[in-house]
RNA sequence: GCGGGCGUAGUUCAGUGGUAGAAUGAAUGCUUCCCAAGCAUUAGAUGCGGGUUCGAUUCCCGCCGCCCGCACCA
Repeated sequence: GCGGGCGUAGUUCAGUGGUAGAAUGAAUGCUUCCCAAGCAUUAGAUGCGGGUUCGAUUCCCGCCGCCCGCACCA
């Protein structure tokens, strides 16, 4: 340099053109003599920019980052 894949909650992962979910973690409460466990509730996310669309996290383009392969170089 070329090609391919990936980017969603603190973490690990789903998911879909029409209000974005789970597990785990966090906070609060209940329970307990205390801790742990259990139960309930709450907060928390679509990498950045543009395009298409009534509507984009999803489709398209560019950029950034990560991973894989190929090429080049001493």